[in-house]
Context: one part of a larger RNA
């Protein structure tokens, strides 16, 4: 050196654990901003690095309510302090919020530099478009008007996880190549608004019976049909359901003054939401243990034997749960206010519009026999005795009435709160992160970790030996130090020691 066994060291597997996390239902809420948001930057504590928290009134200022003994955050010690003349905490409401940031007096390399005007002990105004009023000024063009300059009231800007309509729009890819086709009106990029958006009261359907705005689900149906009749797209009508609401303009003129109604304004109540509150039964015996909640035995509650904790497994020890009660905030009923109207007669009914032509797009529908909606260009109608559809056209027939407009709920979503579940995970799972957008890389844009576990309780090893120290060795502590702090369990590679054996 092997190779057995034994004992360690080194490593962090594994196994329990769970403070993050996936998901999914319900509910509440769905906006914030020039009354400087969102996000930030310095600051603010008796002593403060870092997180949370708050802003010069700074670790909190004042009030109401509600609670009732204990409290000055993570967070220990010191050192001091508030508090039944209610602290702390919870909710409501003032008040205060330095600097940056849409950032808006001008700059400008964000959190810093520079003003100016009026006011004056602290301050107030002064960006930029846009609507309205007002004032100056003023063309072609005489007078005026456009424009131009100013002063005022008002607005707007920008953030925000999806959902929504719009205006633009690919590509890989499928077609086993590939060009029409597809992917797809997807992704992605502008604008726009909302708690929903959009869509909506038939110039629709249907069929010769009828139905009666929209949306949304099932269904019809992978039909019918499109479709290099390839790949693939792919309907509706009708039936079954949610939901449920219908209105106004485009006008006079007569009569009425009364009630009804949408919206919006003010005022406002219950349900519901929220913080809190009440909340049954063993301080039970006894034996093991370090500890009982297991074990044996005796009893008890219970609309409560969901669940968490408490020294091993607890209905009844705590926190709670079933059940109830309930301030203040919002809150659609209701008052009141604005604003419309009702009855009668008489009219009136939406024009470069419908439609045609040529190019194009959307409709399940690729130009097809291609109806039906949009419209770059040229053209273009009727006027209810009229028009438009009924999938080329035509005629009967039947239905509706375009070219103005609003309209709740049925539906979509989930950044925010709050609960409720889980043949979801359990630290190389599970979100990047249980500890984080850190730490760390990049000039940026941006990339982007590792990293949990002493114990029931620090009881975290006082004293005393060896050592310069580490760090041992005793002594305590504790059930346990082979639980001694990156300290539960503690696999493996790898490294030692001891011994045997073999060389």
């Nucleotide at each position: 050196u092997g190779c057995a066994c034994g004992c360690g060291g080194g490593g962090g597997a594994u196994g329990c654990c769970u403070u993050g996390g996936c998901a999914u239902c319900a509910g509440c809420c769905g906006g914030c901003g020039a009354c400087g948001a969102a996000g930030g930057a310095c600051g603010g504590g008796c002593c403060a690095a870092g997180c949370c928290c708050c802003g010069a009134a700074a670790g909190u200022g004042c009030g109401g309510c509600a609670c009732g003994a204990g409290g000055c955050g993570c967070a220990a010690a010191g050192g001091g302090c508030c508090u039944u003349u209610g602290a702390c905490u919870g909710c409501c409401g003032c008040g205060g919020u330095u600097c940056c940031g849409a950032a808006u007096g001008g700059g400008g390399a964000a959190a810093c530099c520079c003003a100016c005007g009026c006011a004056u002990u602290u301050g107030c105004g002064u960006a930029u478009c846009c609507u309205c009023u007002c004032g100056a000024u003023g063309a072609a063009u005489a007078c005026a008007u456009a424009g131009u300059c100013g002063a005022g009231c008002g607005g707007a800007g920008g953030c925000u996880a999806a959902c929504c309509c719009g205006g633009g729009g690919a590509a890989c890819u499928g077609a086993a190549a590939c060009a029409u086709c597809u992917c797809a009106g997807u992704a992605c990029c502008c604008g726009g608004a909302g708690g929903a958006a959009a869509a909506g009261a038939a110039a629709u359907c249907a069929a010769c019976c009828g139905a009666g705005a929209u949306u949304c689900c099932c269904u019809g149906a992978g039909u019918a049909g499109u479709g290099g009749u390839g790949a693939g797209c792919g309907a509706a009508a009708g039936g079954g359901g949610a939901g449920g609401a219908g209105c106004c303009c485009a006008g006079a003129c007569g009569g009425g003054u009364u009630c009804c109604g949408u919206a919006c304004c003010g005022g406002g109540a219950a349900a519901c939401c929220u913080a809190a509150c009440c909340g049954a039964a063993g301080c039970g015996g006894g034996a093991u243990g370090g500890a009982a909640a297991g074990c044996c035995c005796c009893g008890c509650c219970a609309c409560a034997g969901c669940a968490g904790g408490u020294g091993a497994c607890a209905g009844c020890c705590c926190u709670g749960u079933a059940g109830g009660u309930u301030a203040g905030a919002g809150g659609a009923a209701c008052c009141g206010g604005u604003c419309g109207g009702c009855c009668g007669u008489c009219g009136a009914g939406g024009a470069g519009u419908a439609g045609g032509g040529c190019g194009g797009g959307a409709c399940a529908c690729g130009u097809g026999a291609a109806a039906u909606c949009c419209u770059g260009c040229c053209u273009g109608a009727a006027g209810a005795c009229g028009g438009g559809g009924g999938g080329a056209c035509c005629a009967c027939c039947c239905u509706c009435c375009a070219a103005g407009g609003c309209u709740a709920a049925a539906u979509a979503c989930g950044a925010g709160c709050u609960g409720a579940u889980g043949a979801c995970c359990g630290a190389u799972a599970g979100u990047g992160c249980a500890c984080a957008g850190u730490a760390c890389c990049g000039u940026g844009a941006g990339g982007g970790a590792a990293a949990g576990g002493u114990g029931a309780a620090a009881a975290g090893c006082a004293c005393c030996c060896c050592g310069a120290g580490a760090g041992g060795g005793g002594a305590g502590u504790g059930a346990a130090a082979g639980a001694g702090c990156g300290c539960c369990u503690g696999a493996a590679a790898c490294c030692g020691c001891g011994u045997g054996c073999a060389u």
About this RNA: A computed fold for a 503-nucleotide part of an RNA from Fibrobacter sp. UWH4, annotated as large-subunit ribosomal RNA, domain I. The organism belongs to Fibrobacter, within Bacteria. Model confidence (mean pLDDT): 84 of 100.